[in-house]
A computed fold for a 529-nucleotide part of an RNA from an uncultured bacterium, annotated as small-subunit ribosomal RNA, 5' domain.
Context: one part of a larger RNA
């Protein structure tokens, strides 16, 4: 000098930052991944058209029905649940970092090519009738879709030396002159989609070089092992996996064995060289009660999915089912130690929707803790009779000490009181011009104008008033190392970082006065350099 620190005393305020370093121990309860009705068929709950009906002259009330309408539980389908968040057990290796490389894939997104024609059978939902204590299930029967499954076509694709061959799609919202239609609605037009295949961007996957703790009281390791050849496989090179030939391969430039450990950027120290460390922020890896598998999937071998084995909790009618905070709080347990079951999506992101919007324990904020860095205050001025008390004392004094009283001032912070008060708000709604178009529609785009949207918050900030009022302590003082004297004690009791102090004059122990250093902190312990 420094810390993610803790113990001791002591403690006004702010600002900004941190905050289980131990048991990857085990959790009680809440929240933490939803959304889309503009994909679907509906209608369970809530509201409204319309019908009916009662009562009334009539507005009206009421009371039935009502998928017709706003909406929507439960369900079928999309798409997101591989992101974000956590946490460092594992793992000495392509894990990680630096430079490189070929044998690959890529939902959404952006820019082009060309498509989107015609069919067809199911199945949840629901009904019936059953089983189970629950979880949850079984059998019939109806029933849509952008779910499913053939036909058709094929600009690119893909197989093939060529000839030829292979394989797709899906609609639903707005608005709307003319035509057709009995109506539905067909046509048109614009919008989000759907299929195929180019590029690109992002993301990933793979290879290879070099670099990365200790230990030789580990010296030899290896059989898919090291290389062909031919296969499977994989998005994608390869013993990755197989049959078969071959006998190779790695090592004192540490092979294999054993310990330890996420890597990195960085942080700490240092004058540099190093030396230690990987808390918060950042990239990368590896994990989600333990072990194992895969299925779906553009991507997972998937933290809040699946299945299967175990230990453990729970619940059960004993027959059998449910669960995994290394997500945010929170609990218990361990420990020298580490927060509040807080508000809000108002911003910034994300996710799903045409938008409105919804959801979001990310995040943004607020509480707790001098744990830290930086700031700021606990007055200022004058004041000698050197006051009174304390302590010393050679008894004359000195010291405390201008320090207090005592007068004169001023208004930080924090307290009571009202009062004023941002920035962080842009999207959005309209208007009008342009760009589509048959359109003044409907959608996009520029301008301009209004009208809302703040958790934190009546916060920051600025003002009134009152009155010094409300605020200093830690450690040391033999020497190193700034700072000394009296009393006690008596090798006792006790101090110590090292030297060493202490047996009757202790500047070293304990107490006092004084004095010194840091100061809202000061010391001690722990740990780097």
């Nucleotide at each position: 000098a420094u810390u993610g620190a803790a113990c001791g005393c002591u403690g006004g305020c702010g600002g900004c930052a941190u905050g289980c370093u131990u048991a990857a121990c085990a959790c009680a309860u809440g929240c933490a991944a939803g959304u889309c009705g503009a994909a679907c068929g509906g209608c369970a709950g809530c509201a409204c058209a319309g019908c009916a009906g009662u009562a009334g002259c009539a507005a009206u009330a009421c009371u039935g029905u009502g998928g017709g309408u706003g909406g929507c539980g439960a369900g079928u389908g999309g798409c997101g649940g591989a992101c974000g968040g956590g946490u460092g057990a594992g793992g000495a290796a392509c894990a990680c970092a630096u430079a490189g490389g070929a044998a690959u894939c890529u939902a959404c997104c952006u820019c082009g090519u060309u498509g989107u024609g015609g069919g067809g059978g199911a199945u949840a939902a629901c009904g019936u009738a059953g089983g189970g204590a629950a979880a949850c299930u079984u059998a019939c029967g109806c029933u849509a879709a952008u779910a499913c499954c053939g036909c058709a076509u094929a600009c690119g694709a893909c197989c093939g030396a060529g000839a030829g061959g292979u394989g797709a799609a899906a609609g639903u919202g707005g608005g709307g002159g003319a035509c057709c239609g009995c109506a539905a609605g067909g046509c048109c037009c614009c919008a989000c989609g759907c299929g195929a295949u180019g590029a690109g961007a992002u993301g990933a996957g793979c290879c290879u070089a070099u670099g990365u703790c200790c230990g030789a009281u580990u010296a030899g390791c290896u059989a898919g092992u090291u290389g062909g050849c031919g296969g499977g496989g994989u998005a994608a090179g390869a013993g990755c996996c197989c049959a078969c030939c071959a006998a190779g391969g790695c090592g004192a430039c540490g092979a294999u064995c054993g310990g330890u450990a996420g890597c990195u950027g960085g942080u700490c120290u240092g004058a540099g060289a190093g030396g230690a460390u990987g808390a918060u922020c950042a990239g990368c890896c590896a994990c989600a009660c333990u072990g194992g598998a895969a299925c779906u999937g553009a991507g997972a071998c998937a933290c809040g999915g699946u299945c299967c084995a175990g230990a453990c909790u729970c619940c059960u009618a004993c027959g059998g089912g449910a669960g995994g905070c290394a997500g945010c709080a929170g609990u218990g347990g361990g420990g020298a130690a580490u927060a509040u079951u807080g508000g809000a999506c108002a911003a910034u992101g994300g996710g799903c929707g045409c938008a409105a919007g919804c959801c979001u324990g990310a995040u943004c904020c607020a509480g707790c803790a001098a744990u830290g860095c930086c700031g700021c205050g606990u007055g200022g001025g004058u004041g000698a009779a050197g006051a009174a008390g304390g302590c010393c004392u050679u008894c004359g004094g000195g010291u405390u000490g201008u320090a207090a009283a005592g007068c004169c001032c001023u208004u930080u912070u924090g307290u009571a009181c009202g009062g004023g008060a941002a920035g962080a708000a842009a999207a959005g709604c309209u208007g009008u011009c342009g760009a589509u178009u048959a359109a003044u529609a409907c959608u996009c785009g520029g301008c301009g104008g209004u009208c809302a949207u703040g958790a934190c918050g009546g916060u920051a900030c600025c003002g009134u008033a009152a009155g010094a009022a409300u605020a200093a302590g830690c450690a040391c003082c033999g020497g190193c190392u700034a700072a000394c004297u009296u009393c006690g004690u008596g090798c006792c009791a006790g101090c110590a970082g090292c030297c060493g102090c202490g047996g009757u004059a202790a500047u070293a122990c304990g107490a006092a006065g004084g004095g010194u250093g840091c100061a809202a902190g000061c010391g001690u312990u722990a740990a780097u350099c």
The full RNA is in RNAcentral, with records from ENA and SILVA.